[in-house]
Context: one part of a larger RNA
RNA sequence: UGACGGGGGCCGCACAAGCGGUGGAGCAUGUGGUUUAAUUCGAAGCAACGCGAAGAACCUUACCAGGUCUUGACAUCCUUUGAACGCCUUAGAGAUAAGGUUUCUCCUUCGGGAGCAAAGAGACAGGUGGUGCAUGGCUGUCGUCAGCUCGUGUCGUGAGAUGUUGGGUUAAGUCCCGCAACGAGCGCAACCCUUAUUGUUAGUUGCCAUCAUUUAGUUGGGCACUCUAGCGAGACUGCCGGUGACAAACCGGAGGAAGGUGGGGAUGACGUCAAGUCAGCAUGCCCCUUAUGACCUGGGCUACACACGUGCUACAAUGGGAAGUACAGAGAGACGCAAGACCGCGAGGUUAAGCAAAUCUCAUAAAGCUUCUCUCAGUUCGGAUUGUAGGCUGCAACUCGCCUACAUGAAGCCGGAAUCGCUAGUAAUCGCGGAUCAGCACGCCGCGGUGAAUACGUUCCCGGGCCUUGUACA
Repeated sequence: UGACGGGGGCCGCACAAGCGGUGGAGCAUGUGGUUUAAUUCGAAGCAACGCGAAGAACCUUACCAGGUCUUGACAUCCUUUGAACGCCUUAGAGAUAAGGUUUCUCCUUCGGGAGCAAAGAGACAGGUGGUGCAUGGCUGUCGUCAGCUCGUGUCGUGAGAUGUUGGGUUAAGUCCCGCAACGAGCGCAACCCUUAUUGUUAGUUGCCAUCAUUUAGUUGGGCACUCUAGCGAGACUGCCGGUGACAAACCGGAGGAAGGUGGGGAUGACGUCAAGUCAGCAUGCCCCUUAUGACCUGGGCUACACACGUGCUACAAUGGGAAGUACAGAGAGACGCAAGACCGCGAGGUUAAGCAAAUCUCAUAAAGCUUCUCUCAGUUCGGAUUGUAGGCUGCAACUCGCCUACAUGAAGCCGGAAUCGCUAGUAAUCGCGGAUCAGCACGCCGCGGUGAAUACGUUCCCGGGCCUUGUACA
């Protein structure tokens, strides 16, 4: 100087106070294990396990079996040729093989040049083979925690110290005061985006108060209002009172849409974990080179005694079912979104208007509200599983997709030890959209609707920062 302590003062959904879960059931999904010809690989306490994967039927695909190729599926260079590709037929699981057919293009100073394709020879290609403990880059984590340092000076033989400690204060090494220190840098904060109020400009595809009109803001008309999106205003402890050291600041109040960082986001200091990634990419070295490279068909990644993680649906009456009825936001759309009409119980089908979209479409939001019914039951709860019949996508749904109808109707009556999330438009609950994508979402990323309870407090558990103290530790 650090590290550690069942030493002492600070903070955090860390505990406590509350609300809802997980752990029990069924299913979905990831992992371990086991199995397998193969079940490709990676990720491993927090910080691996709905993770890489924003989507494994073929492809993807890296794995396995079999069938094939060897200058190669891909790149550059050289020589030769002008055909080859394509199309058709046959064989084959296909890759391919044989036969038939077609027979280069452009420029030109006619010497040739350029492009394309094939054949040949070798230089080489190729490798998701190894090493993340050789690396770059990127990322996780402590942690949005308040820290980490430097120059000069001073102190110390030196390692180092001081500054950065102390008294207050703050979300903050935030600010004030003091001080052998005086200054400075990276962080904090602010500057950026968004949301909450408002002025102004603009008025179509948006809006409709007044006038007329209509089934309908539909049309005329209007731009008040809503809204859209540019530019501004607004919040600064600015004002008042109190406390304080005449400070910083704190407490209360006024005004205000908003009050003390207004809410949310982006933003992650010096460093730690030889943390993660050689399978995103790049890359040193090592290894393979008729194979550890390449092509094809089929299979596998979807197996199943079991164990764990993360979720979905439930166990019901604050509920299930039926009928009627109301109100969003944010998005996506041409290889697309598809109105309407007709057909079908339905998934869906046929036809087809409009829309590169404030215009058209996806698109009925659902919980809610009103009325009726069920009456505590393994039930009109719950929907697993299975059978049959269908729909859709796609060369192709057997292994192995999603959806519909009818039938079937399992476990489950609130879950042991233990354990997780959340402090406000939050939790809980309700639906909607998007990426990926031919098809496939209970996952992920967003969006709005309804909308709580509790916080006495810091003794204890966990993590972190600061000061101090102890130590036989480095």